The RNA shown here (transfer RNA) has 73 nucleotides and comes from a Candidatus Daviesbacteria bacterium.
It was read from a public genome assembly.
Its mean pLDDT, the model's own confidence on a scale to 100, is 82.
Lineage of the source: Bacteria > Bacteria candidate phyla > Candidatus Daviesiibacteriota.
Rfam family: tRNA. Rfam describes the family as follows. Transfer RNA (tRNA) molecules are approximately 80 nucleotides in length.

[in-house]
RNA sequence: GCGCCCGUAGCUCAGCGGAUAGAGCAAAGGAUUUCUAAUCCUUAGGCCGGGGGUCCGAAUCCCUCCGGGCGCG
Numbered sequence: 001g002c003g004c005c006c007g008u009a010g011c012u013c014a015g016c017g018g019a020u021a022g023a024g025c026a027a028a029g030g031a032u033u034u035c036u037a038a039u040c041c042u043u044a045g046g047c048c049g050g051g052g053g054u055c056c057g058a059a060u061c062c063c064u065c066c067g068g069g070c071g072c073g
Stems, first nucleotide, its partner, number of pairs: 001072007010025004018056001027043005049065005
């Protein structure tokens, strides 16, 4: 330099054009327990890597940039 893949909550991921973006773990509060752990209930936390475009409507499609991974030279 070229090609492919990825970037969504603190972490690991789902969501593949439609209305309030979800799950598990982690965190906070409560129940239980003599205490801790385990278990159960509840809550908070994300304008979806940045910018632009298409569309009635974009996390999702297109362009560009940034970051990460793999391969080729």